[in-house]
RNA sequence: GCGCCCGUGGCCAAGUCCGGAUAUGGCACCGGCCUCCUAAGCCGGUGAGCGCGGGUUCAAAUCCCGCCGGGCGCGCCA
Repeated sequence: GCGCCCGUGGCCAAGUCCGGAUAUGGCACCGGCCUCCUAAGCCGGUGAGCGCGGGUUCAAAUCCCGCCGGGCGCGCCA
């Protein structure tokens, strides 16, 4: 340099192919119930608008383009 894959709450993942409205789950955190207390269990809640910018569209995490970061493979130099 070329090709492929990945980037989504504090953390880990799903959703992406085939666009559909308020983005789903687990862990963690906060509050409550229970308990002598703690843990566990049960109930509820906070928290991301999806790496960045642009485009298409009535509508974009999802499609297109560029860039950034990470991983893998190939190639070049020596």